[in-house]
Small-subunit ribosomal RNA, central domain from an uncultured bacterium, 346 nucleotides, folded computationally. The prediction has a mean pLDDT of 87.
Context: one part of a larger RNA
RNA sequence: UUGGGUUUAAAGGGUGCGCAGGCGGGCCGGUAAGUCAGCGGUGAAAUGUCGGGGCUCAACCCCGGCAGUGCCGUUGAUACUGUUGGUCUUGAGUGCGGUGAAGGCAGGCGGAAUGCAGCGUGUAGCGGUGAAAUGCAUAGAUAUGCCACAGAACUCCGAUAGCGAAGGCAGCUCGCCAGGCCUGCAUUGACGCUCAGGCACGAAAGCGUGGGGAUCGAACAGGAUUAGAUACCCUGGUAGUCCACGCCGUAAACGAUGGACGCUCGUUGUCGGCGGCACCCGGCCGGCGGCCAAGCGAAAGUGAUAAGCGUCCCACCUGGGGAGUACGGUCGCAGGGCUGAAACUC
Numbered sequence: 001u002u003g004g005g006u007u008u009a010a011a012g013g014g015u016g017c018g019c020a021g022g023c024g025g026g027c028c029g030g031u032a033a034g035u036c037a038g039c040g041g042u043g044a045a046a047u048g049u050c051g052g053g054g055c056u057c058a059a060c061c062c063c064g065g066c067a068g069u070g071c072c073g074u075u076g077a078u079a080c081u082g083u084u085g086g087u088c089u090u091g092a093g094u095g096c097g098g099u100g101a102a103g104g105c106a107g108g109c110g111g112a113a114u115g116c117a118g119c120g121u122g123u124a125g126c127g128g129u130g131a132a133a134u135g136c137a138u139a140g141a142u143a144u145g146c147c148a149c150a151g152a153a154c155u156c157c158g159a160u161a162g163c164g165a166a167g168g169c170a171g172c173u174c175g176c177c178a179g180g181c182c183u184g185c186a187u188u189g190a191c192g193c194u195c196a197g198g199c200a201c202g203a204a205a206g207c208g209u210g211g212g213g214a215u216c217g218a219a220c221a222g223g224a225u226u227a228g229a230u231a232c233c234c235u236g237g238u239a240g241u242c243c244a245c246g247c248c249g250u251a252a253a254c255g256a257u258g259g260a261c262g263c264u265c266g267u268u269g270u271c272g273g274c275g276g277c278a279c280c281c282g283g284c285c286g287g288c289g290g291c292c293a294a295g296c297g298a299a300a301g302u303g304a305u306a307a308g309c310g311u312c313c314c315a316c317c318u319g320g321g322g323a324g325u326a327c328g329g330u331c332g333c334a335g336g337g338c339u340g341a342a343a344c345u346c
Base pairs, nucleotide, nucleotide: 004317005316006315007300008299012314014201015200016199017198021194022193023192025088026087027086028085029084030083031082033081034080035077036076037075038074039073040072041071042070048066049065050064051063052062053061054060091191092188093187094186095185096184097182098181099180103177104176105175107173108172109171110154114150115149118146119145120144121143125136126135162169163168206247207246208245209244210243211242216240220236221235222234223233258313259312260311261310262309263308266291267290268289269288270287271286272285273284274283295302296301319346320345321344328339329338330337331336
C1' cells in the first nucleotide's frame, strides 16, 4: 500500500459549529470536459512475441509480421458524471398559532439541618467503638428552651421520569437567552450531508489573584488495631470543598457502539403534542424504555434507538513489551497536555 476491520479481541475523535475538500433530490433543454465509437498520425532501434533463415545444435545472429494496452488530431454518440439555462417540491430552512421541560445566564426570596455566639433550665457525665482510647466536660459540657449570626446544600414531590451536542442540569419566584415537539396554512426553492486544519464548549482534581469558610475533609497530629500498620476504625484538622475573574483541557469524557439519509416481522410500557374528548379505549407525529422474529455475530448478545440491508463523509487499528516513554516541535504560570518513535526483547 492493498485487503480486512473498530460494543467486549488492536481500533470511534469528550462534544458541537464549521472554511477548504469529498459526496449530493425530481423534470426539460443547451454544451460535450470526463466517458464511448470510427478514422488518421505518432508510439526510433534494440528488447518481447509469432513465422522463416544462418553458424553441425544451442546460446548468439539475420529477415518479416505482430505487440508496444499510450499520446495527439479529427469526425461522431449523449445513457451516466461534469458544466450551463429553465422549472418543481418531497430534502433543508423561515414565518404565523400552540405546547412541554432540573436547558443556560443573572437577580430576589424561603424553610429544615449543621456549627458558632448570647441568655435560661439542669447535673455528671458526653462522645465514640467490635471493644476501647485520644477528645469534650464542675471554669458547668451532653440534653433542652428562646433569641441572633454564618456558610453550604435543597428533604418530601422524585420516577423504571424530563431537558441538554457533550460535560452536565433539581427549593420557590421574576427577568433575559436558546433549542425541541405538535397542528394546519403560508413562504424560499436543493439553499443539503459530512468535515482534514480551525474555532468554541468541556466533570472532578489542580493552578493564579481576591474574597468566603458552616459542613465535609487529601496532607498532617493523636488514639486504637496489628508481628508491623506510613492503612482500614476513632478524635481533631490545613489545603480544598463555596463565590468572582483568569488558566488548565484531562476521564471507565461509556451505549467502552462517529455523523447523516433510505429500506426491513411482531409485541408491550411510558413522556410530550394533536385528534377524540367526562372517563376509558383506540389512531397519528416526536422522544425514552422492555421482550422477541428474520438477519447479523466467535460468542455474549444485538435486533426499526441495529451490532440487519444499502449510500455518502470523517476519525481510528495493523502482535506483546519497550511506551503514551525518548527526542524534536507546540501549548501551559506550573503540574503537565497534544503530537509521538527507535534500539533491544519475547